The RNA shown here (small-subunit ribosomal RNA) has 1392 nucleotides and comes from an uncultured prokaryote. Its mean pLDDT, the model's own confidence on a scale to 100, is 84. Rfam family: Bacterial small subunit ribosomal RNA.
């Protein structure tokens, strides 16, 4: 920085992810070179081989080899013998090294390391000085001779050298001391030499080595001391050589190092002891730092060498390739005894995710031994093996568009791969191959030559200079020359977080995933491809560290609600801490100096063609010791002050604590009275009580608990608390004024003490109440909630426990920093004075300003700006749990994890939803009322069963008299079954050939469809032809009521004709958003009015629209007929009129316009006048942003997948009409407000030419013959019912009611069997007004009456649409459903 908690926001917090590294490991992959690095594990075992030896110039010597000399054989150059005479040597004395060098980290929480420091010590070999280096002895290996043993080995007898061992002499500047003095060494070995002397060996002179005592030094080593050096207190007490003293011992050396004795001491809360890990730094990683992390290579200490113990030798060990004892493996053995120690190089097995050669070579560097030459060196130099890691190179440049060719995609036009490829033309690093060839080499050695030693040109030493030699690496590096683009690219990702996207395949499978996730048929997240992005000999993945993470916060965080202030006081350590004088110099500052090893990292050079690497300076190294200086501020001593803090003196207020006394009211309960049937109790009732007399009253009595009213947002107290009153003991506190003490102060870890209620133990008391318990209800149950009872307990002593939302969820103390109100204490001022105003001081509240907060909110009583101390916190859950201490009688308390597991838990706050919350309204929503459904029969849809099919769809309201096809399945429709057919197809384009089209006839077949024959030759023409149409063929294609309405458009349905939905700007919030749209009134209405940090505006509302109600004006035909005529039996039939109905055009008319009253002088309401109509007149049409992944791919249109001799088409004949049942819906009943029979009158609004159809005729009728009119204000359907008006039925299964049957028709159409309607005649079933429940209607409505249309050949109880007659109610808003707006809870957001 980002990514993850929600619908969104802001915090808080975790989780994740980008970045750097690694001794790394796995996958894929793989050119070349350079520097580096390689068992982090089983300190597990280890075959083999090598890693420490040297010196013959210390020594007796002489196994072995060479030489030489001598001898024997004898095949005269080959064997044997002898001589240490030479070169050299095995073994052995002796000497110096095997304490270095190399490995490993096992143990160590230590003076072990690390840094600074100190005194009581030791050093071989080296370095400088000083002093010696005489002169004696005895052995013991080796050898030889014997002996045991399988073997390692070993015994005994004898001979012998030493620079082995041992005395004697001398000696100090060494040791020791009583200070008088005592003790106290040595080796010799080689070179060289004039003269002297010799026993011929030397002696003697020199010269180098070496030896011996002694100072001094370098360097190493030993010792003690400060400070620093993981985690755990669920480890709190630990130490007997302990701590310390005196004596001895004992050590190179200080010391309880040891021991004998005396003394009780030491160590710890500044963390002792114990218990886990752990080698430890320089320094690597990582970070900005400050810090976590780590201790590989390299270098410094430090421990350890098969485990555990132990000494010996030596200058140095308590010894990695020495000894010795145990132990545990492993080998050898003749069983009696031996042997060994890779944590050395290699290299083996094992373990393991994992880590190399049984390699050269001592050339260099360095070590041991030698005078040396040399030898020895798995130290080290090199090579090998590994992309482990860093670093350099390469794998090719340039051009080159016909943007080839495949590939992928696509909207079919075309992108894309891609200048990429071929092509042309260049270049040769790397690698191959031939060749040349550096540095890494100084030295030794010899030959001369200076200087130095010396008596000495000899010998040694030391500069200088010639010569000869020395290279593992190595077929080094480098360099030249040759062909030839010629040998040389993966991985890993592409949903955000994070650069980079299509396509198929797959369908909550397979699978992906680092976190949020991703996949249930269009997956940029799976798996393949194309492409694209990253990096590149590598990539990715896993593991680990530091970072981000201010997520342990010293830098640099927090505790009112997010996790966090201990329930409260006193307090001892500890930490802070008034003014001043002087001092002092621990802090603290400056100056100076030691020191901080090298490497490392920075910085400047240098050297490999560069870099990595390597080297040479320089800086830094933050610390830590010395020393000199300053005194400001802090500590320290002295000493003084009075502001803090304390005391005394006055008077106050107070449910503060404690102890005793006492009062009234009330419950209960007992005694007596008076009195009767009930009384308690609930939502309702039941248990309970009560005729043995309750309740209810009166009188009196017992008791034991609480203290109405005062009463408060009031007071007191450190918290928990704490209430009648009087009294006795008693703590605090404010508040005046003045005296006094002189910092005596603030917090406080462990520590004390207190600590409601409940609980527990002893003893009391018990009225009321009341866990437990019992009954009664409630309820699906109900171990509750309501009700009768009802023990502890609740009261008092004493004594535990010790916890709480112990809360203002706010730790104490001190200062600062705007105000206003109220209320309690005290004081003070004005005011005669009521009482009131002001002021000051503590307390308790309420509101605000600045700031402070995530927001809420706090805001002189801080959550504000600062200071001092203590407590807590670090995702959620496990869990405040287990275990283990410690308290407690017990009950628990207290202290307090971890495995595991989630990507979240959580805080405030916003907007919706919802709420058996709240406040306002409304509605056929309830009430108030008519009428129904639910019961009968059919009718008619579903469901659900069935079937070869019962096509398909819609399923609460908002599917179910809906739809599909609205508004009409007997073929058709028809998609659905069976069974026959057909394949460019029933339809469309194209392209080729026939034939015009078409019409009639016959044959088989169910029938599509086959087959044969006749009829006809049309239309335009620029004469070539061309249009439209039949048939056949060919392939492109058609075709699909298959699937997905959760992929879609368009339509629709509901909420809902609810009245609301939003939006610019501004203003206010960090932001989600608010505000405008809330608030006061009003409407049907977000309707309009005032108010108003809102102003405006848009879709909604309303209004414009059709209808109807009233009037006028124009028209006057097919409508009309008042007056005027004519004429019929009658009829607006006729002439004629334009008055009136009416038709349909245009107007008017309604606006709260006009009076009162109400109201905010408003909106608007309530009344009234006029008027046909009155406050929205009635009715329709209109349907906001949205909800429901609501409906429909079978209306239509479409994206994807699908079928393609079939899911596609054509035929016939079944099906959608079936039927035990269930639910919806309406239609006719059931009757007398009725039923029949008859006579009568009165609309509307439609239809009609494939049509309606009149008079006339026949038929009982349904309908037939027939056919005027009529394309319609004409003619027709048509007859309107119900009414009215007089008959007649008289409550019955009826003259109710028609189902269901039987016959016998009509009609429609090819066809009425499945399966149409209708007429007659017969028949005459349920059914007596319907249980819980439930529907619609507020006026011209419900009801109840015909009436017409649509569809349609025919088919209405459906749907649309019309008229006639024509009520009842509505107090009202508590309830039930539903909507709106304000509030408010809220752990909900797929929304109760």
């Nucleotide at each position: 920085g980002a990514g993850u908690u929600u619908g969104a926001u802001c915090c808080u917090g975790g989780c994740u992810c980008a970045g750097a590294u690694u001794g790394a490991a796995c996958g894929u992959u793989g050119g070349c070179g350079g520097c580096a690095g390689g068992c982090u594990u089983a300190a597990c075992a280890c075959a083999u081989g090598c890693a420490a030896g040297u010196c013959g110039a210390g020594c007796g010597g002489u196994a072995a080899c060479a030489g030489c000399a001598g001898g024997a054989g004898c095949u005269u150059g080959c064997u044997c013998c002898u001589g240490g005479c030479u070169g050299a040597c095995g073994a052995g004395c002796g000497g110096c090294g095997g304490a270095c060098g190399g490995g490993u980290g096992a143990g160590u929480a230590a003076c072990g390391c690390g840094u600074a420091g100190g005194a009581a010590u030791c050093u071989a070999c080296c370095u400088a000085g000083u002093a010696g280096u005489g002169g004696g002895g005895g052995a013991c290996a080796a050898c030889c001779c014997g002996g045991g043993g399988a073997a390692a080995c070993u015994c005994g007898g004898g001979c012998u050298a030493a620079u082995a061992c041992c005395g004697c002499a001398u000696a100090a500047g060494c040791u020791c001391u009583u200070a008088g003095g005592a003790g106290g060494a040595a080796a010799g070995c080689g070179g060289g030499g004039g003269a002297u002397c010799u026993u011929c060996g030397g002696a003697c002179c020199u010269c180098g080595c070496g030896c011996u005592g002694u100072u001094a030094g370098a360097g190493g080593a030993g010792c003690c001391u400060g400070c620093g050096u993981c985690g755990g207190a669920u480890u709190a007490g630990u130490u007997a050589g302990u701590u310390g003293g005196u004596g001895a011992g004992g050590u190179a050396a200080a010391a309880g190092c040891u021991c004998a004795c005396c003394a009780a001491g030491g160590c710890g809360a500044c963390g002792a002891u114990c218990c886990g890990u752990a080698g430890c730094u320089g320094g690597u990683c990582u970070g900005a730092g400050a810090g976590g992390a780590c201790g590989a290579c390299c270098a410094g200490c430090c421990a350890c060498a098969c485990u555990g113990g132990a000494a010996c030798u030596g200058a140095g060990a308590c010894a990695c390739g020495g000894u010795c004892c145990a132990g545990a493996c492993u080998c050898c053995u003749a069983c009696g005894g031996g042997a060994g120690g890779c944590a050395g190089c290699a290299g083996u097995g094992g373990g393991g995710a994992a880590u190399c050669u049984u390699g050269g070579g001592c050339a260099a560097u360095g070590g041991g031994g030698g005078a040396a030459a040399c030898c020895c060196u798995g130290a080290c130099c090199c090579a090998g093996c590994c992309a482990u890691g860093c670093c350099g190179c390469g794998u090719g440049u340039g051009u080159g568009a016909a943007g080839a060719a495949g590939g992928c995609u696509c909207u079919a036009g075309g992108g894309u791969u891609g200048u990429a490829a071929a092509g042309c033309a260049c270049u040769u690093u790397c690698a191959g191959u031939g060749g040349u060839g550096a540095a890494g080499a100084a030295a030794u050695g010899u030959c001369g030559u200076u200087g130095g030693u010396u008596a000495a040109u000899a010998a040694c030493c030391c500069u200088c200079g010639g010569c000869c030699u020395u290279g593992a690496c190595g077929u080094u590096a480098a360099c030249c020359a040759c062909a030839g683009a010629a040998g040389a690219a993966g991985c890993a990702c592409c949903g955000g977080c994070u650069a980079a996207c299509u396509c198929c395949g797959u369908g909550c499978c397979a699978g992906c995933a680092g976190c949020c996730g991703c996949g249930g048929u269009a997956a940029u997240a799976c798996g393949g491809a194309g492409g694209g992005u990253g990096c590149g000999a590598a990539c990715g993945u896993u593991a680990a560290u530091c970072g981000g993470a201010a997520u342990u916060a010293c830098u640099g965080g927090g505790c009112g609600u997010a996790a966090a202030g201990c329930g409260u006081g006193c307090g001892c350590a500890g930490g802070c801490g008034g003014c001043u004088u002087u001092u002092u110099a621990a802090g603290a500052c400056a100056g100076g100096u030691g020191u901080g090893a090298a490497a490392u990292c920075c910085c400047c050079g240098g050297g490999c063609u560069u870099a990595a690497c390597c080297u040479g300076g320089g800086a830094a190294u933050g610390g830590c010791g010395c020393u000199u200086g300053u005194g400001a501020c802090u500590g320290g001593a002295a000493g003084g002050c009075u502001a803090g803090a304390g005391u005394g003196c006055g008077g106050c207020a107070g449910a503060g604590g404690g102890g005793g006394a006492u009062g009234g009211a009330a419950u209960u309960c007992c005694u007596g009275g008076u009195g009767u049937a009930g009384c308690a109790g609930u939502g309702a009732a039941a248990u309970g009580c009560g005729u043995a007399g309750a309740u209810a009253u009166c009188a009196g009595g017992a008791g034991g608990a609480a203290c109405a009213c005062c009463a408060a947002u009031g007071g007191c107290g450190a918290a928990g608390g704490c209430a009648g009153c009087c009294u006795c003991c008693u703590g605090g506190g404010a508040u005046a004024a003045c005296a006094c003490u002189g910092a005596c102060g603030c917090u406080c870890a462990u520590g004390c003490a207190c600590g409601a209620a409940a609980g527990c133990g002893u003893g009391g008391g018990g009225a009321g109440c009341a866990a437990a318990c019992a009954g009664g209800a409630u309820u699906a149950g109900a171990u509750a909630c309501c009700c009768u009872g009802g023990u502890a307990g609740u009261c008092c002593a004493c004594g535990c426990c010790c916890u709480a939302a112990a809360c203002g969820a706010u730790g104490u103390c001190a200062a600062c920093u705007a105000g206003u109100u109220g209320u309690u204490g005290g004081g003070a001022a004005g005011g005669a004075g009521a009482u009131u105003u002001c002021c000051u001081u503590g307390g308790u509240a309420a509101c605000g300003c600045a700031g402070c907060u995530a927001a809420c909110g706090c805001g002189u009583g801080a959550a504000g700006u600062u200071g001092a101390c203590c407590g807590c916190c670090u995702g959620g859950g496990g869990a405040g749990u287990a275990c283990g201490g410690c308290c407690g009688c017990a009950a628990g308390g207290u202290u307090a994890a971890a495995a595991c597991u989630c990507a979240a838990a959580g805080g405030a706050a916003u907007u919706g939803a919802c709420g058996g919350g709240g406040a306002c309204c409304c509605g056929c929503a309830c009430a108030a009322g008519c009428g129904g459904u639910g019961g009968a029969u059919g009718a008619u849809g579903u469901g659900g069963a069935u079937u070869a099919a019962u096509u398909c769809g819609a399923u609460g309201c908002a599917a179910c008299g809906c739809g599909c096809g609205a508004a009409g399945a007997a073929c058709c429709u028809u998609a659905c079954c069976u069974g026959g057919g057909u394949u460019u197809g029933a339809c469309a384009u194209c392209c080729u050939g026939u034939g015009a089209a078409u019409c009639u006839u016959u044959g088989a077949g169910a029938g599509a469809u086959c087959a044969a024959a006749g009829a006809g030759u049309g239309c335009c023409u620029u004469c070539g032809g061309g249009a439209a149409c039949u048939c056949g063929g060919u392939g492109a294609c058609a075709g699909g009521u298959g699937c997905u309405g959760c992929a879609u458009g368009g339509c629709u349905g509901u909420c809902g004709u609810c009245a609301g939905c939003u939006c610019g700007u501004g203003u206010c919030g960090u932001g989600a958003g608010a505000u405008g749209u809330u608030g006061g009134g009003u409407u049907a209405a977000g309707u309009c009015c005032c108010g108003u940090a809102a102003c405006g505006a848009g879709c909604g509302c309303a209004a414009c629209c059709c209808u109807u109600a009233u009037c006028g004006u124009u028209a006057g035909u097919u409508g009309c007929c008042a007056g005027c005529a004519c004429g019929u039996a009658a009829u607006g039939g006729u002439g004629g009129g334009a008055a009136c109905u009416c038709u349909a055009g245009c107007g008017a008319g309604a606006c709260u316009g006009c009076c009162c009253g109400g109201g905010u002088u408003a909106a608007c309401c309530g009344g009234g006048a006029g008027g046909a109509a009155g406050g929205c007149g009635g009715g329709g049409a209109u349907g906001a942003c949205g909800u429901c992944a609501a409906g429909u791919c079978c209306u239509c249109a479409u994206g994807g997948c699908c079928c393609u001799u079939a899911u596609a088409u054509c035929c016939a004949g079944g099906g959608c009409u079936a039927c035990a049942c269930a639910c919806g819906u309406g239609c006719u009943a059931c009757a007398a407000u009725g039923g029949u029979a008859a006579a009568u009158a009165c609309a509307g609004a439609g239809g009609g030419c494939a049509g309606c159809a009149a008079u006339a005729c026949c038929g009982c009728g349904a309908g037939g013959u027939g056919g005027a009119g009529c394309u319609a204000a004409u003619c027709c359907c048509a007859a309107a019912a119900a009414g009215c008006c007089g008959g007649u039925c008289u409550c019955a299964g009826u003259u109710c009611g028609g189902a269901u049957u039987g016959g016998a028709g009509u009609c429609u159409g090819c066809a009425a069997c499945u399966c149409g309607a209708c007429u007659c005649c017969a028949u005459g079933a349920a059914g007596u007004u319907g249980g819980a429940a439930u529907c619609g209607c507020u006026a011209g409505u419900a009801a109840u009456c015909g009436u017409g249309g649509a569809u349609c050949a025919g088919c209405a109880u459906g749907c649309c649409a019309c008229g006639g007659u024509g009520a009842a109610u509505a107090c009202g808003u508590u309830c039930c459903c539903g909507c709106g707006c304000c509030u408010u809870g809220u752990a909900c957001a797929c929304a109760c």